[in-house]
Molecule: TPP riboswitch aptamer (THI element)
Organism: Planctomycetota bacterium
RNA sequence: GUCCAUCGGCGGGGGCGGCGCGAAGCGCGCCUGAGACGUACCCCUCGAACCUGAUCCGGUUCGCACCGGCGUAGGAAGCCCCAUGACCAACACU
Numbered sequence: 001g002u003c004c005a006u007c008g009g010c011g012g013g014g015g016c017g018g019c020g021c022g023a024a025g026c027g028c029g030c031c032u033g034a035g036a037c038g039u040a041c042c043c044c045u046c047g048a049a050c051c052u053g054a055u056c057c058g059g060u061u062c063g064c065a066c067c068g069g070c071g072u073a074g075g076a077a078g079c080c081c082c083a084u085g086a087c088c089a090a091c092a093c094u
Base pairs, nucleotide, nucleotide: 001087002086003085008080009079010078011044012043013042014041016038017031018030019029020028021027050075051074052073056069057068058067059066
């Protein structure tokens, strides 16, 4: 000098569905979930957070959810700080 973990700092990315009541919107209640519009939650390349295919296929459910497939598929948002360690280079000594 380079690389590197946790923590931290700053910044960034993302989703928000189903059922019931109701003429409908708003609203209220319930379900799943980390999160169903929260001063929150999840994720940031070691990236199934999330998006596309997809109004997908099989099982299952009132439905969503859930399980499996698709899927070694295609995309997707990062820098700084930094212990130890490793490596490289130079110098000094023996």